A computed fold for a 98-nucleotide RNA, annotated as THF (Tetrahydrofolate) riboswitch aptamer.
[in-house]
C1' cells in the first nucleotide's frame, strides 16, 4: 500500500438508598423553537440527549396509636453499584500482520 483490531462520551437493565406524586405532578406519545454532547484530531446526520411553548391521553390504592407514620403503587427523580450494550458516517492518527 493491504488487512484485522484497540480505545471514548455516554446508552440500556437490575438491585440499593434517599427523594417527589399519589388533591396527578412526574413518565409515555404528537408539534414548533433552540441548545449540547458524539474514541485521539477533524468534519458531522434524516441518529442521540436536553430546555422552552403548544395538543391529544391518562392511574391503586389501603391500613393504623390520623395532620403523619407504614405497606404498597408511579413506563416517578437523584444517586451508587452490577451487568451488558457503545465512535450514525467519513477522513486522518494509533496497535498488529504482510
Nucleotide at each position: 500500500c493491504a488487512c484485522a483490531g484497540a480505545g471514548u462520551a455516554g446508552a440500556a437493565u437490575u438491585u440499593u438508598g434517599u427523594g417527589c406524586g399519589u388533591u396527578a405532578a412526574g413518565u409515555g406519545u404528537c408539534c414548533u423553537u433552540u441548545g449540547a454532547a458524539c474514541g485521539g484530531g477533524g468534519a458531522g446526520u434524516u441518529g442521540u440527549c436536553g430546555a422552552a411553548g403548544g395538543a391529544a391521553c391518562g392511574a391503586a390504592a389501603g391500613g393504623c396509636u390520623u395532620u403523619g407514620c407504614c405497606u404498597g403503587c408511579g413506563g416517578u427523580a437523584c444517586a451508587a453499584a452490577a451487568u451488558u450494550u457503545g465512535c450514525a458516517u467519513c477522513c486522518c492518527g494509533c496497535u498488529g500482520u504482510u

It matches the Rfam family "THF (Tetrahydrofolate) riboswitch aptamer". Gene Ontology term of the family: tetrahydrofolate metabolic process. On this family, see Ames et al., Chem Biol 2010: "A eubacterial riboswitch class that senses the coenzyme tetrahydrofolate". About the family: Tetrahydrofolate (THF) riboswitch was first reported for Ames et al. as an RNA motif in 5' untranslated (5'-UTR)regions of folate transport and biosynthesis genes in Firmicutes genomes. The prediction has a mean pLDDT of 77.